[in-house]
RNA sequence: UGCUCAUCAAGAGCGACGGAGGGACUGGCCCUGUGAAGUCGCAGCAACCUGUUCGGUCAGGUGCUAAUUCCAGCGUGUAGCGAGAGAUGAGAA
Numbered sequence: 001u002g003c004u005c006a007u008c009a010a011g012a013g014c015g016a017c018g019g020a021g022g023g024a025c026u027g028g029c030c031c032u033g034u035g036a037a038g039u040c041g042c043a044g045c046a047a048c049c050u051g052u053u054c055g056g057u058c059a060g061g062u063g064c065u066a067a068u069u070c071c072a073g074c075g076u077g078u079a080g081c082g083a084g085a086g087a088u089g090a091g092a093a
Base pairs, nucleotide, nucleotide: 001093003091004090005089006088007087008086013042014041015040016039017038021031022030023029025073026072027071028070043065044064045063047062048061049060050059051058069085074082075081076080
């Protein structure tokens, strides 16, 4: 990197450095010098895995901590649902 499976309506932020961007993509809409991305520290959440426990009880690995995966993008009779795409985990190659 592509493949298979599961999940995506809930949950969880402060500080330091940093300096203008960010929210995958396109369109919208939104966040941002009352500091964006990023890095580090500490804290937190709890989805999957491993071990553990009377018990998601505890420890570890990965992940996550604006907005439904921010909304729409394709199909269907507007709505709702589904598909696709994306994200995360696990598995096999």
SAM riboswitch aptamer (S box leader), 93 nucleotides, folded computationally. The model forms 97% of the base pairs in the Rfam consensus. Its Rfam family is "SAM riboswitch aptamer (S box leader)". Gene Ontology term of the family: regulation of gene expression.